The prediction has a mean pLDDT of 78.
A computed fold for a 75-nucleotide RNA from Rhizocola hellebori, annotated as SAH (S-adenosyl-L-homocysteine) riboswitch aptamer.
Rfam family: SAH (S-adenosyl-L-homocysteine) riboswitch aptamer. Rfam links the family to the GO terms regulation of gene expression and S-adenosylhomocysteine metabolic process. The family has 52 seed sequences and 1,354 matches in Rfam 15.1.
RNA sequence: CAGGUUGAGAGGCGCUGCGACGGAUUAGAUCCGCCACGCUCGACCUGCGAUUCUUCACAAGGGCGCCUCCUGUCG
Numbered sequence: 001c002a003g004g005u006u007g008a009g010a011g012g013c014g015c016u017g018c019g020a021c022g023g024a025u026u027a028g029a030u031c032c033g034c035c036a037c038g039c040u041c042g043a044c045c046u047g048c049g050a051u052u053c054u055u056c057a058c059a060a061g062g063g064c065g066c067c068u069c070c071u072g073u074c075g
Stems, first nucleotide, its partner, number of pairs: 001047009010068006018038001021033004037061001
């Protein structure tokens, strides 16, 4: 760094719908369905790569509308 598993990022309801996925269809492409954690951080496993060490602190984002919860301030 990549893939997989898992934990966390307070919790829900509704709507739209890109990618991916599934189906139909196929010259091209299109249509239908599903769909708002597909993101970040940490741990473990596998693979690839790299190579000074130690210490400390800590999250930030996520279409639209609404609700609950938590913290602070003002009235």